[in-house]
Molecule: c-di-GMP-I riboswitch aptamer
Organism: Gammaproteobacteria bacterium
RNA sequence: GUCUGAUCAGGGCAAACUCGCUGCAAGGCGAGGGCGCAAAGCUUCCGGUACGGGGCCCUUCUUCAAGGAAGAAGGUCUACGACAGCGGGGUUACCAGC
Numbered sequence: 001g002u003c004u005g006a007u008c009a010g011g012g013c014a015a016a017c018u019c020g021c022u023g024c025a026a027g028g029c030g031a032g033g034g035c036g037c038a039a040a041g042c043u044u045c046c047g048g049u050a051c052g053g054g055g056c057c058c059u060u061c062u063u064c065a066a067g068g069a070a071g072a073a074g075g076u077c078u079a080c081g082a083c084a085g086c087g088g089g090g091u092u093a094c095c096a097g098c
Stems, first nucleotide, its partner, number of pairs: 001098001003097003012037002017032006035085001041091003045088003048083002054078002057075008
């Protein structure tokens, strides 16, 4: 030098699921629990994926009135929010080998 991860030692993290809290949701946090992971440490810079409070548009209904407006329900689209255990990038790093 993260170049390699077969082996050594100390270990580390923690999927699904369950309970509690939080959020519109995706999700997050804590406890239990271990599917797995040699960066499954950190970081949203790039791509991707999921959600959709808010917003545009459309449909239906109701009310007002009359070249329309307001409210409710449903639908398409849409991150400013999310995922680092989706991939890439950046950055840090134990042990062993080279």